[in-house]
RNA sequence: UCCUUAUAAAGAGUCGGGGGAGGAAACUGGUCUAUUGAUCCCGCAGCAACCUCUUUUCAUCGAGAAGGUGCUAAAUCCAGCAGACGUAGUCUGAAAGAUGAGGA
Numbered sequence: 001u002c003c004u005u006a007u008a009a010a011g012a013g014u015c016g017g018g019g020g021a022g023g024a025a026a027c028u029g030g031u032c033u034a035u036u037g038a039u040c041c042c043g044c045a046g047c048a049a050c051c052u053c054u055u056u057u058c059a060u061c062g063a064g065a066a067g068g069u070g071c072u073a074a075a076u077c078c079a080g081c082a083g084a085c086g087u088a089g090u091c092u093g094a095a096a097g098a099u100g101a102g103g104a
Base pairs, nucleotide, nucleotide: 001104002103003102004101005100006099007098013044015043016042017041018040022033023032024031027080028079029078030077045072046071047070050068051067052065053064054063055062076096081093082092083091084090085089
């Protein structure tokens, strides 16, 4: 990098240091966010429980822990493509992206 598969409207930073202009994946359009210092990096803290471990079981299920990841503004911030109902719009699905696990 590619393939398969599972998940996502829940949850968690008014912290310390660095840094100094954009950031919310990409394109378009919205809407937010940031010099009251964001995004990002380091530390600390926290959330969750995919893998892992312990336990129960014939096996699942369940319970517990937190070692490997991940995450800690807003639904994956919303829409774009397809379908249903339709005035607006609402709902469902797809695509793309993200994360885990397995594989090439």
Annotation:
Model confidence (mean pLDDT): 85 of 100. This is a predicted structure of a 104-nucleotide RNA (SAM riboswitch aptamer (S box leader)) from Halobacillus yeomjeoni. The sequence is in RNAcentral, with records from Rfam. It matches the Rfam family "SAM riboswitch aptamer (S box leader)". About the family: The SAM riboswitch is found upstream of a number of genes which code for proteins involved in methionine or cysteine biosynthesis in Gram-positive bacteria.